[in-house]
RNA sequence: GGGUGGAUAGCUCAGCGGUAGAGCGCCGCCCUUACAAGGCGGAUGUCCAGGGUUCGAUCCCCUGUCCACCCA
Numbered sequence: 001g002g003g004u005g006g007a008u009a010g011c012u013c014a015g016c017g018g019u020a021g022a023g024c025g026c027c028g029c030c031c032u033u034a035c036a037a038g039g040c041g042g043a044u045g046u047c048c049a050g051g052g053u054u055c056g057a058u059c060c061c062c063u064g065u066c067c068a069c070c071c072a
Stems, first nucleotide, its partner, number of pairs: 001071007010024004018055001026042005048064005
C1' cells in the first nucleotide's frame, strides 16, 4: 500500500429499514442469623464520526478514524 471482517449499555455480544435488546455487572425490596444462590422491581446508550438515499436509518450508499486478520 491492497483486501476482508469489526466498532451497539460498565463488560461480552445479539439485532441488519418502523425508532434498541440479552447475559453478566450495578441499585432497591423479598428471602437468610448473616453471606452466597434464588425471586420481584429499577437505572443506564451522541447504536465510532460526518455526509447521502428514504415518509422513516443502528441497519443501505460514500468518506474518514480506530481495532483484528490476510496479501504485498
A computed fold for a 72-nucleotide RNA from a Myxococcales bacterium, annotated as transfer RNA. The sequence was found in a public genome assembly. Its Rfam family is "tRNA". By type it is a transfer RNA. Rfam links the family to the GO term triplet codon-amino acid adaptor activity. The coordinates come from a structure-prediction model, not an experiment, and the mean pLDDT is 82.